[in-house]
């Protein structure tokens, strides 16, 4: 002092806005407005939560392989700004820049 285990999907949450629905408020109504409407459908976590895969590492069978069991899979302060989508975000840039 480098590098690795130390990752990947899925689902769901805190959260997030307002296409679409619902709700409101106007209208005969067609329909316009309103997210400064609790709310479905939506987005949605590296630093949340679960689960499957994935990785080490022993057992046991055999020992040639696929198959089986079992442990372990850690830590993690963080803007501004600027993306994307109807449109916002604890999404993405980004375990980035910075801090200790």
């Nucleotide at each position: 002092u480098u590098u690795g285990g130390a990752g990947u999907u899925u689902a769901c949450u805190a959260g997030g806005g307002u296409u679409c629905c619902g709700u409101c408020u106007g209208g005969c109504a067609a329909c316009a407005g309103a997210g400064u409407c609790u709310g479905g459908u939506c987005c949605g976590a590296g630093a949340g939560u679960a689960a499957a895969c994935g990785g080490u590492c022993c057992c046991g069978c055999a020992c040639g392989c696929c198959g089986g069991g079992g442990a372990c899979u850690a830590c993690a302060c963080g803007g501004a700004a600027g993306g994307a989508u109807a449109a916002a975000a604890a999404c993405c840039u980004g375990g980035g820049a910075g801090a200790u």

The RNA shown here (Guanidine-I riboswitch aptamer) has 100 nucleotides and comes from Paenibacillus apis. Taxonomically the source falls in Paenibacillus (Bacteria, Bacillati, Bacillota, Bacilli). Its mean pLDDT, the model's own confidence on a scale to 100, is 82.